Predicted 3D model of RNase P RNA and transfer RNA as a complex of 435 nucleotides. The prediction has a mean pLDDT of 78. It holds a member of the Rfam family "Bacterial RNase P class A". Rfam classes the family as a ribozyme.

[in-house]
RNA sequence: CAAGUAGACCGGGUAGCUGCCCCGAUUAAAAAUCGGGGAGGAAAGUCCGAGCUCCUCCGGGCAGGAUGCUGGAUAACAUCCAGGAGGGGUGACCCUACGGAAAGUGCCACAGAAACAUACCGCCCUGGAUAACACCGGGGUAAGGGUGAAAUGGUGAGGUAAGAGCUCACCGGCGACCGGGUGACCGGUCGGCCGUGCAAACCCCAUCCGGAGCAAGACCGAAUAGGGGGAAGUGGAACGCCCGGUCCAGUCCCCGGGUUGGUCGCUGGAACCCGGCGGUAACGCCGGGGCUAGAUAGAUGGCUACCGUUCCGAUUUUUUCGGGAUACAGAACUCGGCUUACAGGUCUGCUUGGCCG
RNA sequence: CGGGGUGUAGCGCAGUUGGUCUAGCGCGCAGCGUUUGGGACGCUGAGGUCGGCGGUUCAAAUCCGCCCACCCCGACCA
Numbered sequence: 001c002a003a004g005u006a007g008a009c010c011g012g013g014u015a016g017c018u019g020c021c022c023c024g025a026u027u028a029a030a031a032a033u034c035g036g037g038g039a040g041g042a043a044a045g046u047c048c049g050a051g052c053u054c055c056u057c058c059g060g061g062c063a064g065g066a067u068g069c070u071g072g073a074u075a076a077c078a079u080c081c082a083g084g085a086g087g088g089g090u091g092a093c094c095c096u097a098c099g100g101a102a103a104g105u106g107c108c109a110c111a112g113a114a115a116c117a118u119a120c121c122g123c124c125c126u127g128g129a130u131a132a133c134a135c136c137g138g139g140g141u142a143a144g145g146g147u148g149a150a151a152u153g154g155u156g157a158g159g160u161a162a163g164a165g166c167u168c169a170c171c172g173g174c175g176a177c178c179g180g181g182u183g184a185c186c187g188g189u190c191g192g193c194c195g196u197g198c199a200a201a202c203c204c205c206a207u208c209c210g211g212a213g214c215a216a217g218a219c220c221g222a223a224u225a226g227g228g229g230g231a232a233g234u235g236g237a238a239c240g241c242c243c244g245g246u247c248c249a250g251u252c253c254c255c256g257g258g259u260u261g262g263u264c265g266c267u268g269g270a271a272c273c274c275g276g277c278g279g280u281a282a283c284g285c286c287g288g289g290g291c292u293a294g295a296u297a298g299a300u301g302g303c304u305a306c307c308g309u310u311c312c313g314a315u316u317u318u319u320u321c322g323g324g325a326u327a328c329a330g331a332a333c334u335c336g337g338c339u340u341a342c343a344g345g346u347c348u349g350c351u352u353g354g355c356c357g
Numbered sequence: 358c359g360g361g362g363u364g365u366a367g368c369g370c371a372g373u374u375g376g377u378c379u380a381g382c383g384c385g386c387a388g389c390g391u392u393u394g395g396g397a398c399g400c401u402g403a404g405g406u407c408g409g410c411g412g413u414u415c416a417a418a419u420c421c422g423c424c425c426a427c428c429c430c431g432a433c434c435a
Base pairs, nucleotide, nucleotide: 001353002352003351004350005349006348007347008346009345010344012307013306014305015304016303017302018301020038021037022036023035024034025033026032040328044339045338047337048336049335050334051333052213053212054211055210057245058244059243060242061241062240064209065208066207067206068205069083070082071081072080073079084098085096086095087094088093099204100203104202105201106198107197120145121144122141123140124139125138126137127136128135153171154170155169156168157167158166172194173193174191175190176189177188178187179186180185217264218263219262220261227255228254229253230252231251234249235248236247257434258433259432272289273288274287275286276285277284278283308326309325310324311323312322313321314320358431359430360429361428362427363426364425367384368383369382370381376415386402387401388400389399390398408424409423410422411421412420
């Protein structure tokens, strides 16, 4: 310098004019004036997990759902960190829904002889019946051909009538034992013990799970016909079902009627920033600092000028001039994550290759 | 703001314990026949990224994940 890889971050600035929401001060109040504050890394999708609120609570069973290598972190998680195994890359590094197929059931279309216990071609032995070929019958054989996504561990040698873990060497798997590790797992020795896929098919194993959601819910005020019809005799973790107990209430649904007001919930929080300590890390603990949107048809906007970043063209270069681009998107109870969208740019670690000293 | 559902030919629908012969049905569309002409009828045919992308599997409309579009429901009082 080029290519790459991992991580962190920014994602316009200044001034003027003109608006919007909230808070405070002035004021008896309103209006007005002045001062202060006013979107994001994803505020998004609502895919997970919680806080908070209501459903009366407790126990048991069935059904259903979620997660799935190991250890840890956390309020919790399908998240994160570290490690293991497998796979990819020259490498930095990246990817993995990664429990169980000897618990059982099921599926494996077409092709193929056979997808489960199977001989189509071929090879070998033997009989009919013989010198040979061919034919027919009996038997052996999964080494070869062919089919298929997948065919009875793989390669080589010995062995055999031909073959075959039948025997041996190496490799792969499985099992037992020994050693290391908290563990996943790794290493070694021994045993010929050796067909496979699907569990994002049912299922089994282990762990976990009640429902609804701020339009939850609480209070104040206003108005109306507490009118009509229906269901159960009991109903009630409201929206899976059943049983037992406890407690509570007389209900529940539809039509019709009325209101479209206010306050709280509402933003101070498992939060943020800085420093120290512990831990490989995720993270935790301690100390210090500041307060940082809160609407209810929904504010955070618009215009102008200059500058910044970047691209294209003109000019021999710097400069200058002209034109273009400047993303994705916008809080609505609040957090922790994941996923998806994103013009352009900055910084740091590392890898590979080239050149120079 | 919260919750639920659907997406298959131009339109309306089947098909979802995964199977490969080709994703079918009705209406519509095109051509031919019939008719003097049209309709109806008969025959033939075209038309499908199964909303999109990725994954599991030998094999995906069907199973799983992410995204997109559309539709529906939800205020309080008595």